[in-house]
Context: one part of a larger RNA
RNA sequence: CUAUUGUUAAGGAACUCUGCAAAUUGACCCCGUAAGUUAGCGAUAAGGGGUGCUCAGUUAAUGAGCCACAGAAAAGAGCGAGGGGGGACUGUUUAUCAAAAACACAGCUUUAUGCUAAUUCGUAAGAAUACAUAUAUGAGGCGACACCUGCCCAGUGCUGGAAGGUUAAGGAAGUUGGUUAGCCGCAAGGCGAAGCUGAUGACCGAAGCCCCAGUGAACGGCGGCCGUAACUAUAACGGUCCUAAGGUAGCAAAAUUCCUUGUCGGGUAAAUUCCGUCCCGCUUGAAAGGUGUAACGAUCUCUUGACUGUCUCGACAAUAGACUCG
Numbered sequence: 001c002u003a004u005u006g007u008u009a010a011g012g013a014a015c016u017c018u019g020c021a022a023a024u025u026g027a028c029c030c031c032g033u034a035a036g037u038u039a040g041c042g043a044u045a046a047g048g049g050g051u052g053c054u055c056a057g058u059u060a061a062u063g064a065g066c067c068a069c070a071g072a073a074a075a076g077a078g079c080g081a082g083g084g085g086g087g088a089c090u091g092u093u094u095a096u097c098a099a100a101a102a103c104a105c106a107g108c109u110u111u112a113u114g115c116u117a118a119u120u121c122g123u124a125a126g127a128a129u130a131c132a133u134a135u136a137u138g139a140g141g142c143g144a145c146a147c148c149u150g151c152c153c154a155g156u157g158c159u160g161g162a163a164g165g166u167u168a169a170g171g172a173a174g175u176u177g178g179u180u181a182g183c184c185g186c187a188a189g190g191c192g193a194a195g196c197u198g199a200u201g202a203c204c205g206a207a208g209c210c211c212c213a214g215u216g217a218a219c220g221g222c223g224g225c226c227g228u229a230a231c232u233a234u235a236a237c238g239g240u241c242c243u244a245a246g247g248u249a250g251c252a253a254a255a256u257u258c259c260u261u262g263u264c265g266g267g268u269a270a271a272u273u274c275c276g277u278c279c280c281g282c283u284u285g286a287a288a289g290g291u292g293u294a295a296c297g298a299u300c301u302c303u304u305g306a307c308u309g310u311c312u313c314g315a316c317a318a319u320a321g322a323c324u325c326g
Stems, first nucleotide, its partner, number of pairs: 001321008010312002014310001019307001027051005036041001038144001052066005067071001079305007087296001091103002107142007119128003145292004150222003155219002157215005164210003170204002174200006182191003223241005250284001251281001262278001264276003
């Protein structure tokens, strides 16, 4: 010097991204216990006190005495309080850098499916679903609970409709080419019915698409400019353009706020964090749910009591290395 331990005056988080690490707390009995709350909880809340041995006493209550620095005498055994974010909760997860606010969840909702069910696997036979039957099963989304969930169906999707337009295979009147019995011709050659065959083809011809409706807890979307009140400022009000409709209730510098350390208030001697408030929301917003919420947690963040070698600022000790020999 390194690692692992132990002790440490005075101070006690001044350390640091952060009380990381360490220290404190700790058992049992008695007393006592707030806000909030879904009345279950919160709660071991918090905060206090006691604890050995001997004798007497009916073994109990109780009393008397004794020893120790110390009586849960060693070991083992919650630190606590308050505010906020996010997720309701128990649970699950990146085997080997992430345990979480991610996933799941009960619950809510949409949608498909009438049973030879929808769906899934398989070329098929067949199987799962299910020896089930809409209080069932599959798929999607949200995610306890409470209060709620606004407007837009123009686009895309889905569902329904079927008058009209378009339209495949197929059918097909007609038109046309090839072939040749036959006819014409001295010949070369020409014409050429039926049948067969090639091409073309009016017209007939389903779903789909166009079209007409519905549908947002379907994919999604939810404006601009100008003026106006008897200080100023602001604009309940008016005008105008555009749109399918122009963001409702809520919440808001937020896990979302660039400007920004926004403004004001609180907490500090001093705070870009934190809490409350405002709202001019770069770029909130209602099941990609909105806003609250008791309880819960190896969650994130702020404050605080206790406690401490985290620090002021170091020191000492122990063990194993390091060094020498082998």

Large-subunit ribosomal RNA, domain IV from a Bacilli bacterium, 326 nucleotides, folded computationally. Its mean pLDDT, the model's own confidence on a scale to 100, is 87. Its Rfam family is "Bacterial large subunit ribosomal RNA". The full RNA is in RNAcentral, with records from ENA.